The RNA shown here (Bacterial large signal recognition particle RNA) has 264 nucleotides and comes from a Clostridia bacterium. Its Rfam family is "Bacterial large signal recognition particle RNA". About the family: The signal recognition particle (SRP) is a universally conserved ribonucleoprotein involved in the co-translational targeting of proteins to membranes. The model forms 91% of the base pairs in the Rfam consensus.
RNA sequence: CCGUACUAUGCGGGGAGUUAGCGAUGCCCUGUCGUCCGCAAUUCGCUUAGCGGAGCAGAAAGCCGUUUUAGGCUUGCGUCGUGGAAGGCCGCGCGUAAUAAGGGACGUUGAUAUUAAGGUCUUAUGCAACGCGUCGCCGCGAACCGUGUCAGAGUAGGAAUACAGCAGCACUAAACGGUUAGACUCGUGUGAUAUAAGGUUGCUUUGAAGGAGUUACCUGUUACGUUAACGCUUCGGCGUCGUUUGUCGACAACGGAUGUACGG
Numbered sequence: 001c002c003g004u005a006c007u008a009u010g011c012g013g014g015g016a017g018u019u020a021g022c023g024a025u026g027c028c029c030u031g032u033c034g035u036c037c038g039c040a041a042u043u044c045g046c047u048u049a050g051c052g053g054a055g056c057a058g059a060a061a062g063c064c065g066u067u068u069u070a071g072g073c074u075u076g077c078g079u080c081g082u083g084g085a086a087g088g089c090c091g092c093g094c095g096u097a098a099u100a101a102g103g104g105a106c107g108u109u110g111a112u113a114u115u116a117a118g119g120u121c122u123u124a125u126g127c128a129a130c131g132c133g134u135c136g137c138c139g140c141g142a143a144c145c146g147u148g149u150c151a152g153a154g155u156a157g158g159a160a161u162a163c164a165g166c167a168g169c170a171c172u173a174a175a176c177g178g179u180u181a182g183a184c185u186c187g188u189g190u191g192a193u194a195u196a197a198g199g200u201u202g203c204u205u206u207g208a209a210g211g212a213g214u215u216a217c218c219u220g221u222u223a224c225g226u227u228a229a230c231g232c233u234u235c236g237g238c239g240u241c242g243u244u245u246g247u248c249g250a251c252a253a254c255g256g257a258u259g260u261a262c263g264g
Base pairs, nucleotide, nucleotide: 001264002263003262004261005260006259009057010056011055012030013029014028015027020047021046022045023044024043035054036053037052038051039050063256064255065254066253067252071248072247073246076243077242078241080239081238082237084235085234086233087232090231091230093226094225095224096223097222098221099220101219102218103217104215105214106213114208115207116206117205118204119203120202121198122197123196124195125194127191128190129188130187131186133184134183135182136179137178138177139176146171147170148169149168154163155162156161
């Protein structure tokens, strides 16, 4: 140096989490992938740290060091998104008051302001209309207890006649019904060339004089108040991305050292 047979050793690793700590099942990342069976999150087995069994590799798939670095966790800052709380003397809205800047409307067919006489307004008295009622007028209307006339019948009388008087007829009372014109009482959310007194803020009509503005209707502006729906401001969350601080770190690359026995 080579070959053979063994043994140590190995047959994934890492992050977060759990744990006094270690490893594992479970979650996540990763390998150029070389294990299988049983146990295990109301955890399982251990104490330099998986347990029990089987198989494979074997001095390189192991060990040490350096480099690189996927990825995870973490600190701070920023971007984007998402929702929470607060703020009416921030915007945007809403209400009230004002303002003649712009527009609109009215105005020389005469504005604002002035003056005179009226109306509208109030009260009283009255007129008309309308309505209820009453009177008046017409109709109907009393077996007997209304009137007149009273057949028959009745009573008195010698008779003539007289008396009382039912039915009928007529006229009426109460009651009932109707009613154009007429009269009276009462009344009114009706009407008006009524009369008198009062009143003159406002509105309106007419006349006189005068000669250019009036109007907050719209927009704008000002002030006061109100509103947390939206925008905005402030505070504090959650998540993605970027960067940064710290930490752990797979795979990989390079280098180094290395057991026993036999044979050549």
A source record names the gene ffs.
The sequence is in RNAcentral, with records from ENA.
The coordinates come from a structure-prediction model, not an experiment, and the mean pLDDT is 76.